[in-house]
RNAcentral holds the sequence, with entries from Rfam and Ribocentre.
The RNA shown here (SAM riboswitch aptamer (S box leader)) has 113 nucleotides and comes from Owenweeksia hongkongensis.

RNA sequence: GACUUAUCCAGAAAGACUGAGGGAAUGGGCCCUAUGACGUCUUAGCAACCCGGACUGGCCGGGUGCUAAUUCCUACUCCAAUAAAGAUCGCAAGGUCUGGAGAUAGAUAAAGU
Numbered sequence: 001g002a003c004u005u006a007u008c009c010a011g012a013a014a015g016a017c018u019g020a021g022g023g024a025a026u027g028g029g030c031c032c033u034a035u036g037a038c039g040u041c042u043u044a045g046c047a048a049c050c051c052g053g054a055c056u057g058g059c060c061g062g063g064u065g066c067u068a069a070u071u072c073c074u075a076c077u078c079c080a081a082u083a084a085a086g087a088u089c090g091c092a093a094g095g096u097c098u099g100g101a102g103a104u105a106g107a108u109a110a111a112g113u
Stems, first nucleotide, its partner, number of pairs: 002113002004110005013043005021032003026075004044067003048064006071105001076102004085098005
């Protein structure tokens, strides 16, 4: 790095150094940021998965992970179904907005190659 499975509306920040961008990639939106972002380190915290211990209460230790915003939102398909449609514009075909389901992409864990 690739494959498989599961999860992704919960939770959890201070300090030091650095110094201009950052929120994975592209478009659009929105946001964080010289009241110092991003990153690195230290300490602290969270508890999703796994391992071990306790053993009937959700505890303790460890590994990985995480600690702005739902994976920040959106993009593609469908809503006639196992399911969820609603509003609005239009003579109609159809459009727009909100909502729902899924796909793609991504992140994390677990196990092996």
RNAcentral records the identical sequence in 2 taxa.